[in-house]
Context: one part of a larger RNA
Molecule: large-subunit ribosomal RNA, domain IV
Organism: Parcubacteria group bacterium CG_4_10_14_0_8_um_filter_35_7
RNA sequence: ACCUGGUUAAGGAACUAGGCAAAAAAGCGUCCGUAAGUUCGCAAUAAGGGCUGCCCCGCUUUGCGGGGCCGCAGCAAACGAUCCCCUAACGACUGUUUAUCAAAAACACAGGUCUCUGCUAACUCGCAAGAGGAAGUAUAGGGGCUGAAGCCUGACCAGUGCUGGAGUGUCAACUUUGUCGGUCUUUCGUUCGCGCCGCAAGGCGCGAGUGAUUGGCUAAGUGAAUUAAGCCUCCAGUAAACGUCGGCGGUAACUCUGACCGUCCAAAGGUAGCGUAAUCCCUUGCCGUGUAAGUUACGGCCCGCAUGAAUGGCUUAACGAUUGGGGGACUGUCUCAACCAGGUGCUCG
Numbered sequence: 001a002c003c004u005g006g007u008u009a010a011g012g013a014a015c016u017a018g019g020c021a022a023a024a025a026a027g028c029g030u031c032c033g034u035a036a037g038u039u040c041g042c043a044a045u046a047a048g049g050g051c052u053g054c055c056c057c058g059c060u061u062u063g064c065g066g067g068g069c070c071g072c073a074g075c076a077a078a079c080g081a082u083c084c085c086c087u088a089a090c091g092a093c094u095g096u097u098u099a100u101c102a103a104a105a106a107c108a109c110a111g112g113u114c115u116c117u118g119c120u121a122a123c124u125c126g127c128a129a130g131a132g133g134a135a136g137u138a139u140a141g142g143g144g145c146u147g148a149a150g151c152c153u154g155a156c157c158a159g160u161g162c163u164g165g166a167g168u169g170u171c172a173a174c175u176u177u178g179u180c181g182g183u184c185u186u187u188c189g190u191u192c193g194c195g196c197c198g199c200a201a202g203g204c205g206c207g208a209g210u211g212a213u214u215g216g217c218u219a220a221g222u223g224a225a226u227u228a229a230g231c232c233u234c235c236a237g238u239a240a241a242c243g244u245c246g247g248c249g250g251u252a253a254c255u256c257u258g259a260c261c262g263u264c265c266a267a268a269g270g271u272a273g274c275g276u277a278a279u280c281c282c283u284u285g286c287c288g289u290g291u292a293a294g295u296u297a298c299g300g301c302c303c304g305c306a307u308g309a310a311u312g313g314c315u316u317a318a319c320g321a322u323u324g325g326g327g328g329a330c331u332g333u334c335u336c337a338a339c340c341a342g343g344u345g346c347u348c349g
Base pairs, nucleotide, nucleotide: 001344002343003342004341005340006339007338008337010335011334014333019330029051030050031049032048037042039148053069054068055067056066057065058064059063070074083328084327085326086325087324088323089322090320091319095107096106111146112145113144114143115142116141117140123132124131125130149315150314151313152312154245155244156243159242160241161238162237163236164235165234166233167232169231170230175225176224177223178222179221181218182217183216184215187212188211189210190209191208192207193206194205195204196203197202246264247263248262249261250260273307274304285301286300287299288298289297
C1' cells in the first nucleotide's frame, strides 16, 4: 500500500452518470387496520400500529433457581426467505435470448386479420425411391403481418405486385410439307482403259470415273404451316398487398388569426387520436408544478425540421433483476478521515 471483515463524534446522499456499494428498518406469530385505481380477480403481507406473560422469595443479579396466578392463545413464531411509498415510459401477462462483455423496450405468446390448400392437399427434405405434413381432412394444415383486453382502424388502385378477363403481338418441342444433302434403283449421255469384229471410218461388249433422269428410303442442316402456358398489350378488381396521403395568394367594425374564397398540381391530399414524444433540428421551445436553486421529471400548449391508425393509433388494471423523476427510512457514498482483526506485497534483520 492493497485484499477480506469490524467499529466510529457531528452531519445524513452534501458522493456519484446513477444511493453503485454498504447500512438500517422490517421479518409468512398474534390482534387491529389498509388508499387511489381496477379487467371486480386484484392492488394487499398495501401502507400503518399494538402485543410477546404477571406476582412473591432466594442467589453468584442484563441472569438463574423455587413457588403461585390468569387466558383458547404469553417467540405457543423450526431454519430459510421482501426496505417502503408516489409518478411517468415501454412491453399486456408467465415464458425465451447473444454458452464466454447486452436479459431488454428485443423474441415468443393467447387473440386479430390476410392468403394458399379438396387430399396422391398446399408446403418442406431428397437425384430418386421415399419421408414429414398426418395415421390429420377447411372448427384442418402451410405461409405473411399484427400482438391480451377496451375504444377504434380514415382517404388513395396512378406506380409495383397479386387475382380475373380479352387480344390480327411474341413464342418451345412434337406433327405436316418443301428444299439442300446421303443412299439404293430405272433410263440416257460422256471420259478413260481393255477385249472382239472391220482395210478404214466405226460398231459391240466389259470395267472404272462422271453428269442428268425415274421410283423408293433416310433426315444432320434449312424454309414454311399448325401450336399451349408464359411474356407483352389492353380492361377490371384488390391496401390488416408493397406503398402514398400537396403548394401558392387573398379574406372578419383596433390588432392578430382566418371559419371563408380563388388558383395550380395530384391516384388521393393525413381523418380520429396523440404530440418538443424512445419521434422536435432550432431547443435548456413557452407556461405551470416540484427545489433555496431543476439542460432531467410531471401537467398543459402545438409553428408535428421529419406523428398517425394491424410497418397498427390511443388508453389501460395486473405483472417487470426493464428505463426516467421524486419522497421516507437508513447509513463511512460523502464532508474527512481514523482505528482494530486476519491475510498478501514491499523494506529491514